[in-house]
RNA sequence: CUUUGCUCAGAGCAAACCAGGGGAAACUCUGGGACGCAGAGCAACGGGGCUACCGCCGAUGAGGCCAUGCCCGCCGAGCCGCCAAA
Numbered sequence: 001c002u003u004u005g006c007u008c009a010g011a012g013c014a015a016a017c018c019a020g021g022g023g024a025a026a027c028u029c030u031g032g033g034a035c036g037c038a039g040a041g042c043a044a045c046g047g048g049g050c051u052a053c054c055g056c057c058g059a060u061g062a063g064g065c066c067a068u069g070c071c072c073g074c075c076g077a078g079c080c081g082c083c084a085a086a
Stems, first nucleotide, its partner, number of pairs: 002086004012037002017032006035073001041079002045076003048071003055065003
């Protein structure tokens, strides 16, 4: 340096659910809690998914459409990184 994650060490993160805060919602933050994770670190670039306040359509209704919002713990690409083995 490359590949791999069978083994070793020390750490790390934290699903569902619960409480409280934020948000129209998706979702998120903090605390509790651990289903899991070798990148479950960073980051919305491509695909994908979720939501629809505003806006548009509709008839002012029902309803529909729309991302500028959200998800990297859906996949791919990118950046950075611990330990070990070969």
Predicted 3D model of an 86-nucleotide RNA (c-di-GMP-I riboswitch aptamer) from a Nitrospirota bacterium. Taxonomically the source falls in Nitrospirota (Bacteria, Pseudomonadati). The coordinates come from a structure-prediction model, not an experiment, and the mean pLDDT is 88.